A computed fold for a 1500-nucleotide RNA from an uncultured bacterium, annotated as small-subunit ribosomal RNA. The coordinates come from a structure-prediction model, not an experiment, and the mean pLDDT is 85. It matches the Rfam family "Bacterial small subunit ribosomal RNA". The sequence is in RNAcentral, with records from ENA.

RNA sequence: AGAGUUUGAUCAUGGCUCAGAUUGAACGCUGGCGGAAUGCUUGACACAUGCAAGUCGAGCGGCAGCGCGGGGCAACCUGGCGGCGAGCGGCGAACGGGUGAGUAAUGCAUCGGAACAUGUCCAUGUCGUGGGGGAUAGCCCGGCGAAAGCCGGAUUAAUACCGCAUACGUCCGAGAGGAGAAAGUGGGGGACCCGCAAGGGCCUCACGCGAUUGGGUUGGCCGAUGUCCGAUUAGCUAGUUGGUGAGGUAAAGGCUCACCAAGGCGAUGAUCGGUAGCUGGUCUGAGAGGAUGAUCAGCCACACUGGGACUGAGACACGGCCCAGACUCCUACGGGAGGCAGCAGUGGGGAAUUUUGGACAAUGGGGGCAACCCUGAUCCAGCCAUUCCGCGUGAGUGAAGAAGGCCUUCGGGUCGUAAAGCUCUUUUGUCCGGAACGAAACGGGUAGCGUGAAUAUCGCUGCCUACUGACGGUACCGGAAGAAUAAGCACCGGCUAACUACGUGCCAGCAGCCGCGGUAAUACGUAGGGUGCGAGCGUUAAUCGGAAUUACUGGGCGUAAAGCGUGCGCAGGCGGUUUUGUAAGCCAGAUGUGAAAUCCCCGGGCUUAACCUGGGAAUGGCAUUUGGGACUGCAAGGCUCGAGUGCGGCAGAGGAGACUGGAAUUCCUGGUGUAGCAGUGAAAUGCGUAGAUAUCAGGAGGAACACCGAUGGCGAAGGCAGGUCUCUGGGCUGACACUGACGCUCAUGCACGAAAGCGUGGGGAGCAAACAGGAUUAGAUACCCUGGUAGUCCACGCCGUAAACGAUGAUAACUAGCUGUCCGGGCACUUGGUGCUUGGGUGGCGCAGCUAACGCAUUAAGUUAUCCGCCUGGGGAGUACGGUCGCAAGAUUAAAACUCAAAGGAAUUGACGGGGGCCUGCACAAGCGGUGGAGCAUGUGGUUUAAUUCGAAGCAACGCGCAGAACCUUACCAGCGUUUGACAUCCCGCGCUAACCAGAGAGAUCUGGGGUUCCCUUCGGGGACGCGGUGACAGGUGCUGCAUGGCUGUCGUCAGCUCGUGUCGUGAGAUGUUGGGUUAAGUCCCGCAACGAGCGCAACCCUCGUCCUUAGUUGCCAUCAUUUAGUUGGGCACUCUAAGGAAACCGCCGGUGAUAAGCCGGAGGAAGGUGGGGAUGACGUCAAGUCCUCAUGGCCCUUACACGCUGGGCUACACACGUGCUACAAUGGCGGUGACAGUGAGCAGCUAGCCCGCGAGGGUAUGCUAAUCUCCAAAAGCCGUCUCAGUUCGGAUUGUUCUCUGCAACUCGAGAGCAUGAAGGCGGAAUCGCUAGUAAUCGCGGAUCAGCAUGCCGCGGUGAAUACGUUCCCAGGCCUUGUACACACCGCCCGUCACACCAUGGGAGUUGGAUUCACUCGAAGGCGUUGAGCUAACCCGCAAGGGAGGCAGGCGACCACAGUGGGUUUAGCGACUGGGGUGAAGUCGUAACAAGGUAACCGU
Repeated sequence: AGAGUUUGAUCAUGGCUCAGAUUGAACGCUGGCGGAAUGCUUGACACAUGCAAGUCGAGCGGCAGCGCGGGGCAACCUGGCGGCGAGCGGCGAACGGGUGAGUAAUGCAUCGGAACAUGUCCAUGUCGUGGGGGAUAGCCCGGCGAAAGCCGGAUUAAUACCGCAUACGUCCGAGAGGAGAAAGUGGGGGACCCGCAAGGGCCUCACGCGAUUGGGUUGGCCGAUGUCCGAUUAGCUAGUUGGUGAGGUAAAGGCUCACCAAGGCGAUGAUCGGUAGCUGGUCUGAGAGGAUGAUCAGCCACACUGGGACUGAGACACGGCCCAGACUCCUACGGGAGGCAGCAGUGGGGAAUUUUGGACAAUGGGGGCAACCCUGAUCCAGCCAUUCCGCGUGAGUGAAGAAGGCCUUCGGGUCGUAAAGCUCUUUUGUCCGGAACGAAACGGGUAGCGUGAAUAUCGCUGCCUACUGACGGUACCGGAAGAAUAAGCACCGGCUAACUACGUGCCAGCAGCCGCGGUAAUACGUAGGGUGCGAGCGUUAAUCGGAAUUACUGGGCGUAAAGCGUGCGCAGGCGGUUUUGUAAGCCAGAUGUGAAAUCCCCGGGCUUAACCUGGGAAUGGCAUUUGGGACUGCAAGGCUCGAGUGCGGCAGAGGAGACUGGAAUUCCUGGUGUAGCAGUGAAAUGCGUAGAUAUCAGGAGGAACACCGAUGGCGAAGGCAGGUCUCUGGGCUGACACUGACGCUCAUGCACGAAAGCGUGGGGAGCAAACAGGAUUAGAUACCCUGGUAGUCCACGCCGUAAACGAUGAUAACUAGCUGUCCGGGCACUUGGUGCUUGGGUGGCGCAGCUAACGCAUUAAGUUAUCCGCCUGGGGAGUACGGUCGCAAGAUUAAAACUCAAAGGAAUUGACGGGGGCCUGCACAAGCGGUGGAGCAUGUGGUUUAAUUCGAAGCAACGCGCAGAACCUUACCAGCGUUUGACAUCCCGCGCUAACCAGAGAGAUCUGGGGUUCCCUUCGGGGACGCGGUGACAGGUGCUGCAUGGCUGUCGUCAGCUCGUGUCGUGAGAUGUUGGGUUAAGUCCCGCAACGAGCGCAACCCUCGUCCUUAGUUGCCAUCAUUUAGUUGGGCACUCUAAGGAAACCGCCGGUGAUAAGCCGGAGGAAGGUGGGGAUGACGUCAAGUCCUCAUGGCCCUUACACGCUGGGCUACACACGUGCUACAAUGGCGGUGACAGUGAGCAGCUAGCCCGCGAGGGUAUGCUAAUCUCCAAAAGCCGUCUCAGUUCGGAUUGUUCUCUGCAACUCGAGAGCAUGAAGGCGGAAUCGCUAGUAAUCGCGGAUCAGCAUGCCGCGGUGAAUACGUUCCCAGGCCUUGUACACACCGCCCGUCACACCAUGGGAGUUGGAUUCACUCGAAGGCGUUGAGCUAACCCGCAAGGGAGGCAGGCGACCACAGUGGGUUUAGCGACUGGGGUGAAGUCGUAACAAGGUAACCGU
């Protein structure tokens, strides 16, 4: 620091996801040791049991229990002593410990403040501590009760309680004056005093007590600033805000009350709702931030729930009290008891969190003079890999690279120096031994000093000294044996380090995202190997980061999400120039604070580290104070350039009202006039003989304003168009004068705001939703046509939205130009459609710059400044609910659940278009002949079958594989057989081959007979061949052409397809290859940021056409001779044969073109513009075809899916299609005649001739391994006849007799003779071939082949017609355009319906919660009041009694819980219902994307 993912690819936008760090974690697998730390995040759920707050006898009376002593014979007595239960009293219990429910401020953090309190503590502070009194618990007695406990009586003490005295200081009071305290206990002591004594007084010390001052500490209160989300919470508030007075409190204060006033808070967010303890800090981050608030520390709140007070220095009190409620327990049913959010522990909840441990040794706390006691605070131990840190599981050597595993191309590779083996070491663990620090105080003794009368005592300091360790016999140290006791987890397609095999076969499964899996899975599962980390490793959850993806640092808004439809304008924000002052902001210094811990730096201590610890730094903050005076603000005063006013001109569909004009449509009246008009792609509905349309004249009425007219004008936008008048807004310009910052922007607000729509009333010609009819169509609720109502128009009032768009907020400034146009001004002259110049608008092009690109570019989307609005993935959704507005329609504000990994922008290359341009092709057209109809042949589909083997499927399957299925072929079926096999190699044994004969059998085969091979030799044998045997193996036309090679088809013989370098572009890519011409051609020329090159085209190759040369046999014969015959002699001239060459190149001439390429015409030539034909098939497309030609990976079968044999089938037959043949006849049939080819083939062959047969053919025989012989007859032709008929056409079908091939023609061959004589009279829609030696027509040959061709491949004979032309159909090429397509239009894609699932809205209602208002009730409690009942201390009184004061009780206001009714709000459920989302193959259509076939879209 980035990466993956939208696309065919690209850039940018944008979301999703990953790599990092972290955690009080949990889960899965695994687990050796030690150190340090953490450990109910959930139910503030309920709790059994034990412990967690006591202590003081030096406050008191006492003595239950224990021990000692004394007495007593004993029982027992005795407080005498150590001590001490219970009790009175003091202090503590308000600390410490827990938890985070509540709380959004009565809290917390930071900084301040004044009107307070403060037990204990401090001060060589100040002053006191005098004298009395009355009770009461305990104990004892009695009573009630199950218990808890309670009641009565008698008696008693105090540091308990109450008066009195005193009052330095204190308090009250303006002052005078008034008020109010106390407690003793213990140690020691020389005189003296009291006392019988004990003891006391007295003195002293210590601890106390009272008053008071100061301090310290702690606490209470107040203020400022900061402190989460929601406006779909906008208004809240009656003690409310303030005042006066009073009460109350420790204290200010509406804290409370009475009266008075009507305030207070709020858009800088009151009130309400939701959530939440706050902070130091912690995690993350470069930081700014974001998230968080476990452990530790500070503060707050709470203690079963709610309320309340008491005591006290302090509480409204976790282990106190009272009341109410819920729950649990005990009960004798009458009544009682309880509160683990203390430490352990239990149940429950939960994914999940420990021992009912030890000790007060240390630190700290309470009490005490102290010893000491108490202390689940604390210190330790235990459990848990929960986290962090450290260590180990060995080290060295060791190649035969062992065995074994895995892979393999079978050679090997790898695990791997890894192991074994050898040599060492001993951390950890085990055993043995030693053994800590943490502990020094208090205490005792002693010396000095102080107090003091004192050598008592007491205190302080020093020295000496005794005791004290839970952890723990632990850390640590030493020794012994011994490699001995110790490795896993995840991952291995990309991101992301790491690959193979097998299994599986869209199954099982994986997955963080993209995505893997449908028979060769590096993605599933296993194994081997590898990678990473390591006592851990993964997963899940969560936070930050990456994410500049909320952008302060640090983003955007023309088209990606995003500028409000437009203006005016309050608040707010911002604001020209200058002077002076001020000091709020700002800057600088100082001071205080910013707790400690944490983080950071430097040290120190544990062997290191984690951890602990000392010091420092830091703590970006807040406050106070001193200074500064630039800038902003504020105050005062100026200025004129911003803004505005006055004056003179100018342009304009700017607005409102009134009046008015002509053209046109329609209607009405009348005239003329006659059969149609109208309408369409074509029609029909419609109108018209009742007279339309047309035409003329007149009239009525409404709406809109041709020409001018224009990227012209005006307006803020919407918008504004005949003309005239009236009223009116704004703008521009010119030169002067004036005001003096008066400005810009603008949340809320106000106003305007197209069309449609709504209300009321008018109006209504044309047009025209709805509607009706006619067409179109599969349908047509549409497009088209004929009609037609709202509406469109006017007035008034609503609505408030539009793709309200420049998809571009407003204002101001700056930053090259050129050119057009509209409206002003100035100057100049040559006075003109002149030139120059200066302002304001409105356009085009363009530089810098900007932009993802497209593009923008002085009218910015450039560079700056100010203000406002808006955006944050797609869908759900601009929807639901709620609010506001509206008559309604609806508008506005505006979510969530759920779901997807994309959605979207610009540009690129293709492909496509019922887009455009150019061009080509038997593509159309012009022609000729066919197919489609018939019969037959053949192939296919379908059906049938035991089998009808398999493949081929639009063109580009279908007379195709098959150049030839009776057996064979043959792969199929039935049956019969074989199992190392019909075939190959290796090994062993035997050398008997084979042929032939006989028998059984359908045959394969079996049995028997018969027979006895060849080659080499070193003579041992080896090889060929055959038989038998064993195992390796053979074999498979079994599957996969979607695993492949090879071969082939097709676009297409179309003219294209690319590369290098350069250039352009961020890039995909472009350029070149486009353009102008031209060509059959990317053929060539010219131009050009391109220059070159390659594969294709062309040429080179074959063949035909002309000529020449060479060569003449089997060919030929002009001349000579000869013959029936080129038969023979002769010849090689000609034909021909087959080798080589020549020839054609737009070369020549003319025209045209650009002087080019080329084109047109001509000459010459056998041939003329590629001369005809062939071979030749670019990059690629179709997962095209073929595993059944062959080859081949993988899979499958192995007495069978292999092999052999017989028979059958591939030949079936209601039917459908393709390709052909023969026909339908006279351009013909039949008969006769007997003329002219060429390619080819031939020895298991072609066969002459002769004979026989009507014929197919048979017999015989000859030539030829072929320019020699044979096939071989060519046929169309010509002559005659038939005369338009189902025929003398046509030949199917059938009968019968034969021929040939063959082992064999039944299924199932071909042919011949005779007989039979079907359909068929030129073929619907549709469709095919062909442009010249072509079509058409005629025959001939060949391959295959025993036989079988109408098929196929070739050959020649005869031999046409037509092409104006490129509009249309089809196919193709180039350029361009649009695109939502890229599997590329056979594309993409929308909506309803049907089905399943999911979340959600409405919903009669229903069940809970929260809150509020009104009323009822009114526990405990304090307050007020009363107090006739009761009453020790004080006062009066001799007393009785009275008084003061108090208590019980009563009453009142307040108030918790509870109740009733209403409202608000929230959550759950809810018949039914609405839309939404999701879901390989459902239905209906085809709305959008191309002109998407009616351009699309927005609003209504």